[in-house]
Formats: sequence, C1' cells, structure tokens
RNA sequence: CCCGAUAAUGGCACACCCGUCGCGAGGCGGGGUCGCAAAGCCGCGGGCCUGAACGGUUGUUCAGGCAGCCGGGUUACCAAAG
Repeated sequence: CCCGAUAAUGGCACACCCGUCGCGAGGCGGGGUCGCAAAGCCGCGGGCCUGAACGGUUGUUCAGGCAGCCGGGUUACCAAAG
C1' cells in the first nucleotide's frame, strides 16, 4: 500500500411520519432504522427524474434534481489472515 473478518471503537440513516422551503423532481430539520467499509465529499461521464419553451407527434433544446443507480476523482478510523 492492496485486501474488509463471526475483530474492536464508533459513524451514517431507506421507507414512513411531522414541520419547513420549492411549480415540481427534490432539499433542510426532528423522529425512525431497510441497509451501508466510504451510505464522507465532488454533478466529471453514463443513467433516471422534474419544469419550461419550441415543434406538430411524442421529438428537440434549456434550466433544475438524484452521490442510497453505475462509473470516475478525492479524503478518511481500525486491524486478523493473506
């Protein structure tokens, strides 16, 4: 340094509910724990979702969202066997 175990210390928080912001996707706070070895951070690539405009036939463009969809970048606790 790689690797992530019937190890240890901990951490985060799906769905759902309440409040709040937003046209919306969704965000934030609280509760809650399905899960997660990066479920820390970054919209760089793909993908998905939302709104608007145009077109006149379900397409194009613009703006926005999702990091718990995948990839990538970057930072980080612990230490068994290898």